[in-house]
Context: one part of a larger RNA
RNA sequence: UGACGGGGACCCGCACAAGCGGUGGAACAUGUGGUUUAAUUCGAUGCUACGCGAAGAACCUCACCAGGGUUUGACAUGUAUGAAGUAGUGAACUGAAAGGGAAUCGACCCGUAAAAUCGGGAGCUUACACAGGUGCUGCAUGGCUGUCGUCAGCUCGUGUCGUGAGAUGUUGGGUUAAGUCCCGCAACGAGCGCAACCAUUGCCCCAUGUUGCUAACCUCUUUGUCCAGCUUGCUGGAUUUGAGGAGCACUCUUGGGGGACUGCCUGGGAUAACCAGGAGGAAGGUGGAGAUGACGUCAAGUCAGUACGGCCUUUAUACCCUGGGCUACACACGUGUUACAAUGGCAAGUACAAAGGGUCGCCAACCCGUAAGGGGGAGCUAAUCUCAAAAAACUUGCCCCAGUUCGGAUUGAAGUCUGCAAUUCGACUUCAUGAAGCCGGAAUCGCUAGUAAUGGAAGAUCAGCACGCUUCCGUGAAUACGUUCCCGGGUCUUGUACA
Repeated sequence: UGACGGGGACCCGCACAAGCGGUGGAACAUGUGGUUUAAUUCGAUGCUACGCGAAGAACCUCACCAGGGUUUGACAUGUAUGAAGUAGUGAACUGAAAGGGAAUCGACCCGUAAAAUCGGGAGCUUACACAGGUGCUGCAUGGCUGUCGUCAGCUCGUGUCGUGAGAUGUUGGGUUAAGUCCCGCAACGAGCGCAACCAUUGCCCCAUGUUGCUAACCUCUUUGUCCAGCUUGCUGGAUUUGAGGAGCACUCUUGGGGGACUGCCUGGGAUAACCAGGAGGAAGGUGGAGAUGACGUCAAGUCAGUACGGCCUUUAUACCCUGGGCUACACACGUGUUACAAUGGCAAGUACAAAGGGUCGCCAACCCGUAAGGGGGAGCUAAUCUCAAAAAACUUGCCCCAGUUCGGAUUGAAGUCUGCAAUUCGACUUCAUGAAGCCGGAAUCGCUAGUAAUGGAAGAUCAGCACGCUUCCGUGAAUACGUUCCCGGGUCUUGUACA
């Protein structure tokens, strides 16, 4: 100087407390351990591994296993050599395929030349350099990432102090989300962080006006309701629905600008920084939520994303193919989904979104099918067409507390779709079947507001496959006295047989 302390002081954080909802019990999904296996490829392992790499293992992927094959090789560059029905094409035959095999057809470019031809190239054969390796080492590395932690810290120059290691500055008094700012001070300044600058959201103004919008105006139309006339099913009127014109008011689109700064007031404070309250305001003291991660720690993670040193392999640890495996199953754990019901389940009816995707695509109307789906073909390279139905909610009815009209596992049968191919091993539909489960021990997790909880929508990956992931909108709480305690962190101080 650090580190540590079941030392001290101060401060902070969903850290505790106060609340709400879970996990731990059930079934299933998924990952891991273990076991099994010819193989169940590899990596990740307290927090910081375990719905993780994997934004999607039937083949492929693929690295694993069994079997069959190839050897300058599936791919790159170079040197030398050789062949002329050469390159290419590849029928029989063999085979699970790959591979082997070779009938048939059959070229190109440049130069030379009258032409035949000759030389060179591309391509081929052979040989050699080499290729290849998801082989090893993340404790040889780059790059990237996790974590402490969006915590408020980490340092430097000059000066001063100390023999020196070092100290000071950065400590102290206040204050802040903040080493944020003020005051003081042998310090004076500066850098990386903090904050701000960036994009998004919330308010207003200007511009913009199609594919968006429709208040008023004009024209046409008539789905419904009401009134009048009566010829009793028509006419007229009012209102309403839809279309077109005209318009850009409104909503919205996307450009620009304004707006919030403790600016104003009162009180506190040291006349400071700042704090408390108030006014105005769409918004108030960092408005919300993002991106942004200092010096460093863990020889943290990754040689299997790629790159790269070294080592190993070269008729195999390389390459091709068929089939299998990664999907096994006495068990244990993590993360989820669905429930155990009446704030519910079922049936019918009726509303209100946002954000996305679409031409190898999204697929309307209409028809067929109980349905998954099939037929059909309009429109759309999209503010135009389409996926598309939002669902909880609301209204009406049934169920009447039961292992049930709860719950849906499992199993049987029949189908649909994708795809060479659904047996190992896909998703979905219909009928039947109807398991466990009546709110979960010790323990443990998340969350402070448009949050938790709850309801649906879309997207990436993708032929097909989502209870996972990432976004989007709807409905929408409770509680926080407080900092004694648990956990983590920051500053000062103290002790130390530790470095």
A computed fold for a 499-nucleotide part of an RNA from a metagenome, annotated as small-subunit ribosomal RNA, 3' major domain. It matches the Rfam family "Bacterial small subunit ribosomal RNA". Gene Ontology terms of the family: ribosome and structural constituent of ribosome. Its mean pLDDT, the model's own confidence on a scale to 100, is 82. RNAcentral holds the full RNA, with entries from SILVA.